[in-house]
RNA sequence: UCGGACGGGCAGUCGCUCCCCGCAACGGGAGAGGAAAGUCCGGUCUCCAUAGGGCGGCGUGCCGGCUAACGGCCGGGAUCCGGUAAUUCGGAUACGGAAAGUGCCACAGAAAAUAUACCGCCUCGGUAACGAGGUAAGGGUGAAAUGGUGCGGUAAGAGCGCACCGCGGCGACAGUAAUGUUGCCGGCAGGGUAAACCCCACGCGGAGCAAGACCAAAUAGGGGAGGAGGAGCGGCCCGUUCCUUUGAACUCCCGGGUAGGUCGCUAGAGCCGGAUAGUAAUAUCCGGCCCAGAUGAAUGACUGCUGCCCGCAAGGGUACAGAAACCGGCUUACAGUCCGG
Numbered sequence: 001u002c003g004g005a006c007g008g009g010c011a012g013u014c015g016c017u018c019c020c021c022g023c024a025a026c027g028g029g030a031g032a033g034g035a036a037a038g039u040c041c042g043g044u045c046u047c048c049a050u051a052g053g054g055c056g057g058c059g060u061g062c063c064g065g066c067u068a069a070c071g072g073c074c075g076g077g078a079u080c081c082g083g084u085a086a087u088u089c090g091g092a093u094a095c096g097g098a099a100a101g102u103g104c105c106a107c108a109g110a111a112a113a114u115a116u117a118c119c120g121c122c123u124c125g126g127u128a129a130c131g132a133g134g135u136a137a138g139g140g141u142g143a144a145a146u147g148g149u150g151c152g153g154u155a156a157g158a159g160c161g162c163a164c165c166g167c168g169g170c171g172a173c174a175g176u177a178a179u180g181u182u183g184c185c186g187g188c189a190g191g192g193u194a195a196a197c198c199c200c201a202c203g204c205g206g207a208g209c210a211a212g213a214c215c216a217a218a219u220a221g222g223g224g225a226g227g228a229g230g231a232g233c234g235g236c237c238c239g240u241u242c243c244u245u246u247g248a249a250c251u252c253c254c255g256g257g258u259a260g261g262u263c264g265c266u267a268g269a270g271c272c273g274g275a276u277a278g279u280a281a282u283a284u285c286c287g288g289c290c291c292a293g294a295u296g297a298a299u300g301a302c303u304g305c306u307g308c309c310c311g312c313a314a315g316g317g318u319a320c321a322g323a324a325a326c327c328g329g330c331u332u333a334c335a336g337u338c339c340g341g
Stems, first nucleotide, its partner, number of pairs: 001341006008306007016031005033320001037331002040329005045208004057204005062076005077095001078093006096199002101197002103193003118139002120135006147165006166188001167186008212263004222254005228244006270289008307318004
């Protein structure tokens, strides 16, 4: 420095939540984490939406594999960093495209990209100061300056020429591929920046267990039926029509919502052990196990012995932190101990 494991132990007393037996008393059993955290990704499940296609938006981005899926994991490649005499070892990486287009590049500097001449060098003119031209080898500025090293060449220089390296194109070989090695051709078109717009490829409907389903009180209100009084049908009873009544009270029925309750709710991409396949992630098979399920929300308090740390001792301390539908990851927090590279 990187990776992995643990996260005090034993016993007793009294409680709390859930389960089992029981009429009950009582008895028996189970009861926080590696991160239960952040809610950052991916899924299961539930409801809503949804012909098909496009635009837009968001996300991902070397290659192969694993997986229910992923921005995760495993293996490989490339680049960079550190170490070694070296083979090589360890670590890191948003690692598609800058020869499609647009934009931006502070300060310094002559110039930050259709280029460009500040110093210097060389040629010519001039006594000189200086002027005209050539030049990117050298200096200077900068995070970055128009391929690098060497030889030739030249007035001085320059891919101007050549060799090697680099770059581009076309092949060959190895590899599933990323890519690597190499042959030929081209003096060479190319500053950086895409966690700037953008382009390319691929993926993506939304909300979330307060999802959602069921049972359902009181009070208030809604709908319906019954009811009371009067008048007409000559009178009375029934019946019927109309009006009034209180839009009253009373009785019954129906439906919605609320309180409350039940389900969802925990047996699952589950845990442990072994075998087989694979470098591994992982997969398959066999055997064994059941391991919180609450809802103003249990998982606690005390005592004894003991481990570790501080202290001469008395004594004190013992990390980060606590489930809320569930699962796979990532990230962050963590006293101390152990193991490995």
Annotation: A computed fold for a 341-nucleotide RNA from a soil metagenome, annotated as Bacterial RNase P class A. Model confidence (mean pLDDT): 78 of 100. The sequence is in RNAcentral, with records from MGnify. Its Rfam family is "Bacterial RNase P class A". Its family is annotated with tRNA processing, dimeric ribonuclease P complex and ribonuclease P activity in the Gene Ontology. The family's RNA type in Rfam is ribozyme.